[in-house]
Context: one part of a larger RNA
RNA sequence: UGACGAGGGGCCCGCACAAGCGGUGGAUUAUGUGGUUUAAUUCGAAGCAACGCGAAGAACCUUACCAGGGCUUGACAUCCUGCUAACGAAGUAGAGAUACAUUAGGUGCCCUUCGGGGAAAGCAGAGACAGGUGGUGCAUGGUUGUCGUCAGCUCGCGUCGUGAGAUGUUAGGUUAAGUCCUGCAACGAGCGCAACCCUUGUCCCAUGUUGCCAGCAUUGAGUUGGGGACUCAUGGGAGACUGCCGGCGUCAAGCCGGAGGAAGGUGGGGAUGACGUCAAGUCAUCAUGCCCCUUAUGCCCUGGGCUGCACACGUGCUACAAUGGCCGGCACAGCGGGCCGCGACUGCGCGAGCAGGAGCGAAUCCCCCAAAGCCGGUCCCAGUUCGGAUCGCAGGCUGCAACCCGCCUGCGUGAAGCCGGAGUUGCUAGUAAUCGCGGAUCAGCAUGCCGCGGUGAAUACGUUCCCGGGCCUUGUACA
Numbered sequence: 001u002g003a004c005g006a007g008g009g010g011c012c013c014g015c016a017c018a019a020g021c022g023g024u025g026g027a028u029u030a031u032g033u034g035g036u037u038u039a040a041u042u043c044g045a046a047g048c049a050a051c052g053c054g055a056a057g058a059a060c061c062u063u064a065c066c067a068g069g070g071c072u073u074g075a076c077a078u079c080c081u082g083c084u085a086a087c088g089a090a091g092u093a094g095a096g097a098u099a100c101a102u103u104a105g106g107u108g109c110c111c112u113u114c115g116g117g118g119a120a121a122g123c124a125g126a127g128a129c130a131g132g133u134g135g136u137g138c139a140u141g142g143u144u145g146u147c148g149u150c151a152g153c154u155c156g157c158g159u160c161g162u163g164a165g166a167u168g169u170u171a172g173g174u175u176a177a178g179u180c181c182u183g184c185a186a187c188g189a190g191c192g193c194a195a196c197c198c199u200u201g202u203c204c205c206a207u208g209u210u211g212c213c214a215g216c217a218u219u220g221a222g223u224u225g226g227g228g229a230c231u232c233a234u235g236g237g238a239g240a241c242u243g244c245c246g247g248c249g250u251c252a253a254g255c256c257g258g259a260g261g262a263a264g265g266u267g268g269g270g271a272u273g274a275c276g277u278c279a280a281g282u283c284a285u286c287a288u289g290c291c292c293c294u295u296a297u298g299c300c301c302u303g304g305g306c307u308g309c310a311c312a313c314g315u316g317c318u319a320c321a322a323u324g325g326c327c328g329g330c331a332c333a334g335c336g337g338g339c340c341g342c343g344a345c346u347g348c349g350c351g352a353g354c355a356g357g358a359g360c361g362a363a364u365c366c367c368c369c370a371a372a373g374c375c376g377g378u379c380c381c382a383g384u385u386c387g388g389a390u391c392g393c394a395g396g397c398u399g400c401a402a403c404c405c406g407c408c409u410g411c412g413u414g415a416a417g418c419c420g421g422a423g424u425u426g427c428u429a430g431u432a433a434u435c436g437c438g439g440a441u442c443a444g445c446a447u448g449c450c451g452c453g454g455u456g457a458a459u460a461c462g463u464u465c466c467c468g469g470g471c472c473u474u475g476u477a478c479a
Base pairs, nucleotide, nucleotide: 001479002478007474008473009472010471011470012469013468014467016463017462020427021426022425023424024423027318029316030315031314032313033312034311035309036308043054044053065304066303067302068301069300070299071298074129078128079127080125081124082123083122084121087105091100092099093098109118110117111116131293132292134291135290136289140287141286142282143281144280145278147276152191153190154189155188156187158167159166160165171182172181173180197270198269199268200267202238203237204236205235206234207233208232212227213226216225217224241264244258245257246256247255248254320420324379325378326377327376328375329374330373336367337366338365341360342359345356346355347354348353386417391412392411393410394409395408396407397406433455434454435453436452437451438450439449
């Protein structure tokens, strides 16, 4: 001195505890993992920071795994020689790959002395080579997680010290902050903090179509005439700065209260992640050193597997009901998406859906009925009109194909479950809780993920304690 480890003291933060609300741990089920099984159940991820993670879509494909059938200059790149334009069916054999096959058909482009030559592409042959999701993330680049959006991490010159180094960065206040003030052998500076960026909340100006409709006319309907007021959209601007007042404070930084204001002391949310730590993760995104395979550890195909199931764990969904279930009627969103698409509307079907099909590359048309809610009715506390697993039958859709192994509909069947042990977790406001809606991936497949709006709480005395972290200090061991 320390970014290492154990401990004491002081100060301070964080849903860390406390105060509250809801979960999880019990049940069924979905999904991931361990284990086990298997010909294979491909691989990776491993406390926090692996486990609805890579995977934002495993029936084939994907696919890396297994079995079997095949290929060997190869599925792909460059080079040489020979032949052939390219392209290329139907058919037959086969599970297919493939073979018949340089098949039948078919004749193009550039140059030309009309003999031919050349380019591109194909086939055959020879070898240089290709190829590898084979190994090493402890050889690496790139990239990511994490401490942590924590307030820290450093440098130049000066000064002090023989030196390692110290000082600055400590101290007294203050802040979300090494934020700022004051003091001080320090004076300055850099990376971080903050601000600049996006979004949301108020107002003004401009522009009004596909948006809007106050007044006028009109209609079934902003439908049409018309209007630019309003909503909204797009662009530009204003606004918040402790600026003003009072108190406290060291006359400071600032803190407390108040006014005005749509908003008040960082207004809310996002993006943004310092020096570094974990030889943290990734050689299976990609790139790459070295090692290894080369008629196979490469390549093609069919089928299977990744979905196996005595179990164990993580994360979710649905419930156990009356603040509820069911039936009927009525109401109100926002973000988004749409041409191999979204599909109004009409007809058919109990329904999933089917047939026809207007409009719309979309502020115009469609997805699009939001649901919880409100009103009325019913059930009467029961394993029930709760709950929906499981199973049977009949259908629908996608797709070459739903047996292994998809989703949905109808009828029947109705399991466990009566609020969950020790324990454990999220959340401080438009948050939790609860309700539905959209999107990516995607032929099909969502309880996951990423977003959106509707309804909308309780509690915080406080910092003794648990966890994580920051600063100062103390003495011991350690390097």
Predicted 3D model of a 479-nucleotide part of an RNA (small-subunit ribosomal RNA, 3' major domain) from an uncultured bacterium.